RNAcentral holds the sequence, with entries from ENA. Bacterial RNase P class A from Acetoanaerobium pronyense, 342 nucleotides, folded computationally. The coordinates come from a structure-prediction model, not an experiment, and the mean pLDDT is 76.
RNA sequence: CGAGUAGGCUGAGUAGUCGCGUGAUUAAUAAUCACGAGGAAAGUCCGAGCUCCACAGGGCGAGGGUGCCAGGUAACUCCUGGUGGAGGUGACUCUAAGGACAGUGCAACAGAGAUAUACCGCCUGCAUAUGCAGGUAAGGGUGGAAAGGUGGGGUAAGAGCCCACCAGCAGCUAGGCGACUAGUUGGCUAUGUAAACCCCAUCCGGAGCAAGACCAAGUAGGGGCUGAUGUGGAGGCUGCCCGUCUCCGUCCCGUAGGUAGGUCGCUAGAGGUAAUUGGCGACAAUUAUCGUAGAUAGAUGACUGCUUUCGACAGAACUCGGCUUAUAGGCCUGCUCAUUUC
Numbered sequence: 001c002g003a004g005u006a007g008g009c010u011g012a013g014u015a016g017u018c019g020c021g022u023g024a025u026u027a028a029u030a031a032u033c034a035c036g037a038g039g040a041a042a043g044u045c046c047g048a049g050c051u052c053c054a055c056a057g058g059g060c061g062a063g064g065g066u067g068c069c070a071g072g073u074a075a076c077u078c079c080u081g082g083u084g085g086a087g088g089u090g091a092c093u094c095u096a097a098g099g100a101c102a103g104u105g106c107a108a109c110a111g112a113g114a115u116a117u118a119c120c121g122c123c124u125g126c127a128u129a130u131g132c133a134g135g136u137a138a139g140g141g142u143g144g145a146a147a148g149g150u151g152g153g154g155u156a157a158g159a160g161c162c163c164a165c166c167a168g169c170a171g172c173u174a175g176g177c178g179a180c181u182a183g184u185u186g187g188c189u190a191u192g193u194a195a196a197c198c199c200c201a202u203c204c205g206g207a208g209c210a211a212g213a214c215c216a217a218g219u220a221g222g223g224g225c226u227g228a229u230g231u232g233g234a235g236g237c238u239g240c241c242c243g244u245c246u247c248c249g250u251c252c253c254g255u256a257g258g259u260a261g262g263u264c265g266c267u268a269g270a271g272g273u274a275a276u277u278g279g280c281g282a283c284a285a286u287u288a289u290c291g292u293a294g295a296u297a298g299a300u301g302a303c304u305g306c307u308u309u310c311g312a313c314a315g316a317a318c319u320c321g322g323c324u325u326a327u328a329g330g331c332c333u334g335c336u337c338a339u340u341u342c
Stems, first nucleotide, its partner, number of pairs: 002337009012307007020036006038313001042324002045322005050208004057242004063204005068082005083097001084095004098199002103197002105193003119140002121136006148166006167189001169186007212264004222253003226249001232248006271290008308311001
């Protein structure tokens, strides 16, 4: 100096005038002070807090989620650290990573044959125009895949038939909490697919802030089952059973009418920041400190001047922890590779 890789910060600034929302002071919508959109606020994909069913229990079934190991967390399909596999010269990146000996299914076409074979070929015998019988699965062909691979010996020709080195599988020993790793021994080994159905392990009530609570206002009657304090009936939890709760017209059906206004929920939270300690790390603990939007036709805009890297993606609606997607320009740090110089 170039290329790459992992992580972080910022996201126009400043001055003035007018304007907007919330809170506090205040008699006051005057005035003053304080605060006022994001790293993703987006997607609505996961997980929760919270609310109601509801005081919420046991069992069965269905459905769904997760899927290597160990930790973190309120929890998770998230994060951290490892193991196996794949990619890369490397720093690093990705991983849908339990089971094919519980069972079922699929593997088109080509090919002789895809849970099993003999088309060509090779060898032996008999024949010879053609061929017939037996042996073989090393060579060729088809294919993504053809009875583990390479090399040698052996054989009539061949084959793990035997041997050496590998791969796979199984046993034993050692290390590790574990996934797994290393060594050694052995029979020689009939594929793949579960991101196909399935099996195994493990987890899971439902609905959701338009949840829900309160105040105010205001409105008509009809039909159905059915019984009277209970071994009944209706309804809820719940798809079913047990159990349990509410009520005695609660319930169910259809039609019509009234209200649709206000307050709360609504921001002090698994909160933010800093330091110390522990940990490889995610993170945890302790101490100190801060008060940082709460709108509801929905708030931060307009104008002027200067500076400038000339400015991206983009606007909270109960809250939080993640993941995913979008992102102009600028800055910082660690590591890797290559070139040059010393």
Rfam family: Bacterial RNase P class A. Gene Ontology terms of the family: tRNA processing, dimeric ribonuclease P complex and ribonuclease P activity. It is annotated as a ribozyme. About the family: Ribonuclease P (RNase P) is a ubiquitous endoribonuclease, found in archaea, bacteria and eukarya as well as chloroplasts and mitochondria.